[in-house]
Context: one part of a larger RNA
RNA sequence: CCAUGGCUAAGGAACUCGGCAAAUUAGCCUUGUAACUUAGGGAAAAAAGGCACCUCAUUUCCUUCGGGAAAUAGGUCGCAGUAAAAAGGUCCAGGCGACUGUUUACCAAAAACACAGGGCUUUGCUAAAUUUAAAAAUGAUGUAUAAGGCCUGACUCCUGCCCGGUGCCGGAAGGUUAAAGGGAGGUGUUAUCCUUCGGGAGAAGCUCCAAACUGAAGCCCCGGUAAACGGCGGCCGUAACUAUAACGGUCCUAAGGUAGCGAAAUUCCUUGUCGGGUAAGUUCCGACCUGCACGAAUGGAGUAACGAUCUGGACACUGUCUCAGCCAUGAGCUCG
Numbered sequence: 001c002c003a004u005g006g007c008u009a010a011g012g013a014a015c016u017c018g019g020c021a022a023a024u025u026a027g028c029c030u031u032g033u034a035a036c037u038u039a040g041g042g043a044a045a046a047a048a049g050g051c052a053c054c055u056c057a058u059u060u061c062c063u064u065c066g067g068g069a070a071a072u073a074g075g076u077c078g079c080a081g082u083a084a085a086a087a088g089g090u091c092c093a094g095g096c097g098a099c100u101g102u103u104u105a106c107c108a109a110a111a112a113c114a115c116a117g118g119g120c121u122u123u124g125c126u127a128a129a130u131u132u133a134a135a136a137a138u139g140a141u142g143u144a145u146a147a148g149g150c151c152u153g154a155c156u157c158c159u160g161c162c163c164g165g166u167g168c169c170g171g172a173a174g175g176u177u178a179a180a181g182g183g184a185g186g187u188g189u190u191a192u193c194c195u196u197c198g199g200g201a202g203a204a205g206c207u208c209c210a211a212a213c214u215g216a217a218g219c220c221c222c223g224g225u226a227a228a229c230g231g232c233g234g235c236c237g238u239a240a241c242u243a244u245a246a247c248g249g250u251c252c253u254a255a256g257g258u259a260g261c262g263a264a265a266u267u268c269c270u271u272g273u274c275g276g277g278u279a280a281g282u283u284c285c286g287a288c289c290u291g292c293a294c295g296a297a298u299g300g301a302g303u304a305a306c307g308a309u310c311u312g313g314a315c316a317c318u319g320u321c322u323c324a325g326c327c328a329u330g331a332g333c334u335c336g
Base pairs, nucleotide, nucleotide: 002330003329004328005327006326007325008324010322011321014320019317027051028050029049030048031047036041038154052076053075054074055073057072058071059070060069061068062067077081089315090314091313092312093311094310095309096307097306101113102112117152118151119150120149121148122147123146129138130137131136155302156301157300158299160232161231162230165229166228167225168224169223170222171221174220175219176218180214181213185209186208188206189205192201193200194199233251234250235249236248237247260294261291272288273287274286275285276284
């Protein structure tokens, strides 16, 4: 000097990103216990007292009749009686997630995943869906109170407007449209014929090209559908102080954000402004609303209980600190 332990005057978080670490608390019995609440909880809330040993003392209860337990009364010892060890610190407020659970084996345990509950959608059984080349299998020895997919995520109160775009579902009148059918018409070849001997015309057959016309789904088209993917506006004026605008005008849109919440896990400006807490508070709590850029199952707002969760505060407690000191054990180091 390092590691692991033990103790410490006075103060008691002044330490620090942050009470990290340590300390406090701790068992049993008795008393007592708030807000809130889904009436179950919260709760071991909080807070307070007792505890060893002895007695031929008194009372009650149990008994296997040996005794045991409890209460009361009296007494003994120590610094200390759950005498060692084992053995909750507590409270207040808020965010998130309802909860128990699951997860990055070896840097993340969470607000992430799951969940019961809710919804949409597919599927009538040789089910849909999945594996697969097929056979076959799972689904399921199930049958719509079932099975698959997707979203949300207990509970309470709710879940507004938009179908123009994209998707999905339905429709079939019209337009477009493949293979195929169809074959008008044409190309090549040559028996033959003509010839100015250079060449020209050219049936049948074979061959190649091919117009009209017929021709499904799809797309165009017409409807529906948002707990489908998604979206949910500007500008100007106006009230008898001022300010503001219930009100009016105008442009655009498929429709212009409803309820609720709001400087928020979302607010840039921003340490917004006001209030609370502190001597002093960029954090925290309560409000306001000017929401850069909340908002309703990509769920909105609450919420008891729960959490090795995150944030702020308080009591107790302490070597975290003021500010260090001493001791023990082990390692290092020095000497030998």

Predicted 3D model of a 336-nucleotide part of an RNA (large-subunit ribosomal RNA, domain IV) from a Bacteroidota bacterium. Its Rfam family is "Bacterial large subunit ribosomal RNA". The prediction has a mean pLDDT of 87.